Large-subunit ribosomal RNA, domain II from a Minisyncoccota bacterium, 683 nucleotides, folded computationally.
The full RNA is in RNAcentral, with records from ENA.

Context: one part of a larger RNA
RNA sequence: UCCGACGAGUUAUGGCAUCUGGCAAGGUUAAGUACUGAAGGUACGGAGCCGAAGGGAAACCGAGUCUGAAUAGGGCGAGAAGUCAGAUGUUAUAGACCCGAAACCGGGUGACCUAUCCAUGAGCAGGUUGAAGUGACGGUAAAACGUCAUGGAGGACCGAACCGGUGAUUGUUGAAAAAAUCUCGGAUGACUUGUGGAUAGGGGAGAAAUUCCAAUCGAACCCGGAGAUAGCUGGUUCUCCCCGAAAUAGCUUUAGGGCUAGCCUCGCGUUAGUCUGCUGGAGGUAGAGCACUGAAUGGGCUAGGGGCCUUACCCAGGUUACCGAACCUUAUCAAACUCCGAAUGCCAGUAAGAUGAUGCGCGGGAGUCAGACAGUGACAGAUAAGUGCCAUUGUCGAAAGGGAAACAGCCCAGACCGUCAGCUAAGGUCCCAAAAUCAUGGUUAAGUGGAAAAGGAUGUGGAUUUGCUAAGACAGCUAGGAUGUUGGCUUAGAAGCAGCCACUCAUUCAAAGAGUGCGUAAUAGCUCACUAGUCGAGUGAGUCUGCGCCGAAGAUAACCGGGGCUAAACCAUGUACCGAAGCUGCGGAACUCAUAGUUAAUGGGUUGGUAGGGGAGCUUACUGUAAGGAGGCGAAGCACGAUCGUAAGGACGUGUGGAUCUAUCAGUAGUGAGAAUGUCGGA
Numbered sequence: 001u002c003c004g005a006c007g008a009g010u011u012a013u014g015g016c017a018u019c020u021g022g023c024a025a026g027g028u029u030a031a032g033u034a035c036u037g038a039a040g041g042u043a044c045g046g047a048g049c050c051g052a053a054g055g056g057a058a059a060c061c062g063a064g065u066c067u068g069a070a071u072a073g074g075g076c077g078a079g080a081a082g083u084c085a086g087a088u089g090u091u092a093u094a095g096a097c098c099c100g101a102a103a104c105c106g107g108g109u110g111a112c113c114u115a116u117c118c119a120u121g122a123g124c125a126g127g128u129u130g131a132a133g134u135g136a137c138g139g140u141a142a143a144a145c146g147u148c149a150u151g152g153a154g155g156a157c158c159g160a161a162c163c164g165g166u167g168a169u170u171g172u173u174g175a176a177a178a179a180a181u182c183u184c185g186g187a188u189g190a191c192u193u194g195u196g197g198a199u200a201g202g203g204g205a206g207a208a209a210u211u212c213c214a215a216u217c218g219a220a221c222c223c224g225g226a227g228a229u230a231g232c233u234g235g236u237u238c239u240c241c242c243c244g245a246a247a248u249a250g251c252u253u254u255a256g257g258g259c260u261a262g263c264c265u266c267g268c269g270u271u272a273g274u275c276u277g278c279u280g281g282a283g284g285u286a287g288a289g290c291a292c293u294g295a296a297u298g299g300g301c302u303a304g305g306g307g308c309c310u311u312a313c314c315c316a317g318g319u320u321a322c323c324g325a326a327c328c329u330u331a332u333c334a335a336a337c338u339c340c341g342a343a344u345g346c347c348a349g350u351a352a353g354a355u356g357a358u359g360c361g362c363g364g365g366a367g368u369c370a371g372a373c374a375g376u377g378a379c380a381g382a383u384a385a386g387u388g389c390c391a392u393u394g395u396c397g398a399a400a401g402g403g404a405a406a407c408a409g410c411c412c413a414g415a416c417c418g419u420c421a422g423c424u425a426a427g428g429u430c431c432c433a434a435a436a437u438c439a440u441g442g443u444u445a446a447g448u449g450g451a452a453a454a455g456g457a458u459g460u461g462g463a464u465u466u467g468c469u470a471a472g473a474c475a476g477c478u479a480g481g482a483u484g485u486u487g488g489c490u491u492a493g494a495a496g497c498a499g500c501c502a503c504u505c506a507u508u509c510a511a512a513g514a515g516u517g518c519g520u521a522a523u524a525g526c527u528c529a530c531u532a533g534u535c536g537a538g539u540g541a542g543u544c545u546g547c548g549c550c551g552a553a554g555a556u557a558a559c560c561g562g563g564g565c566u567a568a569a570c571c572a573u574g575u576a577c578c579g580a581a582g583c584u585g586c587g588g589a590a591c592u593c594a595u596a597g598u599u600a601a602u603g604g605g606u607u608g609g610u611a612g613g614g615g616a617g618c619u620u621a622c623u624g625u626a627a628g629g630a631g632g633c634g635a636a637g638c639a640c641g642a643u644c645g646u647a648a649g650g651a652c653g654u655g656u657g658g659a660u661c662u663a664u665c666a667g668u669a670g671u672g673a674g675a676a677u678g679u680c681g682g683a
Stems, first nucleotide, its partner, number of pairs: 001683006011094013026050003032044004036039001054061002064076004097235002100232001104225006115199009124189001126158003129154001133150006162186003167182004201217001203213003210219001238617006248261005262368002264365007273355004277350005287340001288338002293334003298329003304323002306320004371396007379388002401412003416588004421584003427578003430563003436575001438574006449565001455550002459547010476534005482507003487501003513528001517526002589607007618672001620669005628662003637656005643650002
């Protein structure tokens, strides 16, 4: 991993509801007893329970009663049949659908591992160092002291056994549930070790690490309470049919759990509902505005303040490149501003249209309380997020099909079944690949299309404004471009051209600046403005707009799905066609409504579906039916087969097998397996 078998809503007693049956103003027995033909028994047993009357705390009264002074008002009643049994659903109490903790408590078992302690034993090759003390000699007044010997101390040194475990490598389904190899620490000591003994779990021991107490230790192990509890995870077994959610609100030691409501389903009752149109309303959003509240711009006028002058005892006066309330004017802003004010939405009415049970009430059963994305309107954030939080609509969730290359949430469209028939939607029609290499008119040259901004540009199309121009424009070419003057100042120099100044003037001219740029140390030189000639037709400057260009650096070639395309790109118009499980045709099924009145007919409608509600069935084991039926002329089981049924499933035939099986209608359940890191067995 696979196969097989086993494996999860049960049972008891109550409550509530529905259905079936008995009896009915009644219904019913319990324990127990008796009997027999002993079983799904029969009879007796009326204790008790429910109902038929309620109200009140009660006395008590009673279709009423309580409150109350009340014949008032008000509260609860009276005007609807129950009860017993069974079945089903659900609920309560029990382990209560099944498996699963970590833990808690009780009683025991452990110190042969290990920690510490007690008693009694044992062990430590070899080498080194050389303390105290002592002796001799030196030394001293005597000592101290020194030297040399001797001596043999030490949690002394080196290093085997022994004890340990520093670093590395190997090993890591190991040779080994902690080792091997090399290396390393201690090695006369707080050393190591044998044997016997002591300390026990709310505890012991601990040179102290939450360390050890038998491969187990923030509280050992074994058995028991025990099926602890698990708002958590996983699993939960046959079929078909009808309907079909929620991921919200409030409360919650509540937030991944609950309760009530909302939304779903089933039953009964009842008769409304929804959308559109029209009519009538309330409102203060978008927008807009500045009339209020605030913010905020320039100007005018000006109370007040400051500076200066005068006066100085103050008051008072004059003045101003200062500040400046209010007012006037100008241009603005606001979720918590409004003189105004929509569209939608909301409420109500309706003699209009559409829909056709969708509404409401009561009762049984739920599930849901993590939502996701997209469009729109806000908020938070950074007018970030596949972000968070609201509102509203849609889709997904619970929805398959077609399109978007692929792609829950986008676009189209809601799959009852069959069909080698047709029409369309979105989207497409050169090839992959179904359908136009379709038609007409334009645009683009960038592979733009087929990724992007500020910004930049004689790209190109359209519209428009304006200057110059046959009295010759624009561009090119030829020629001129002068004089006072080197303007004045400055400066080493400053001559059109370092800098400063100016009333940048004047003259000759077709024209020529006290000079546009280059240049020189300064001159010089080149050039421009300006002018003439030549040439002979358009040439400049703006504005708006379509499509393009640059800006443009990343990890696959990799920013059209590909090929490839100059249309097979873009804009506009038109006609065809393709294209889905949509719609239609043909055949069939089920459900439901209407007609008619029993599931037979006709017609209409419906039939995606998770949680979940409801309905109808199939199958297995056993019991009754059954002393029946089938069976050696072959039961069950097994294998195969082209059979029947909408499914679960049911027949039949053949073979195998070799002795049991069982219709029908009922009853009862240890009744259906693919999943639970399921259990056991096998491969």
Its Rfam family is "Bacterial large subunit ribosomal RNA". Gene Ontology terms of the family: ribosome and structural constituent of ribosome.